Background:
Transfer RNA from a Chloroflexota bacterium, 73 nucleotides, folded computationally. NCBI's taxonomy places the organism under Bacteria, Bacillati, Chloroflexota. Rfam family: tRNA. Rfam links the family to the GO term triplet codon-amino acid adaptor activity. Its mean pLDDT, the model's own confidence on a scale to 100, is 80.
């Protein structure tokens, strides 16, 4: 330099061929306990990497840029 793939909550990952952004863990509160842990219930947490485009509607399609992984030279 060229090619392919990936980027979503603090972390690991879903989201069916464009149609309400979710789960587990973590964190907080409460209950339980002499206390802690465990367990149960509830809650918190997102400009879906950035910026544009297409569309009634974009995490999903298109383009550019940034970052990462792998391969080729």
């Nucleotide at each position: 330099g060229c090619c392919a793939c990936c980027c979503u909550a603090g972390c690991u990952c879903a989201a069916u061929u464009g149609g309400c952004a979710g789960a587990g863990c973590a964190c907080a509160a409460u209950a339980c306990u002499u206390g802690u842990a465990a367990u149960a219930u509830u809650g918190c947490g997102g400009u879906u990497g950035u910026g544009a485009g297409u569309u009634c509607a974009a995490g999903u399609c298109u383009c550019a840029c940034g970052g990462g992984u792998g391969g080729c030279u």